[in-house]
């Protein structure tokens, strides 16, 4: 260099025909426990990689970029 995937919470991942983003883990607080853990119950946590486009709205479509990872060379 060709083809092609993937980027969302601390991680790990969801989120379809575009319609105000969401679980589990985890951290925090509370019950409960002599203390810790397990258990139950809440709470915070998000410039959905970056730019421009389209739209009445864009994690979702278009175009350019960036990183990683696969494949052919």
């Nucleotide at each position: 260099g060709u083809g092609g995937a993937u980027a969302u919470a601390g991680c790990u991942c969801a989120a379809u025909a575009g319609g105000u983003a969401g679980a589990g883990c985890a951290a925090c607080u509370g019950u409960a426990u002599g203390u810790g853990g397990c258990a139950c119950a809440g709470u915070g946590g998000g410039u959905u990689c970056c730019c421009u486009g389209u739209u009445c709205g864009a994690u979702u479509c278009a175009g350019g970029g960036u990183a990683u990872c696969c494949u052919c060379c």

RNAcentral holds the sequence, with entries from ENA.
A computed fold for a 73-nucleotide RNA from a bacterium, annotated as transfer RNA.
The prediction has a mean pLDDT of 80.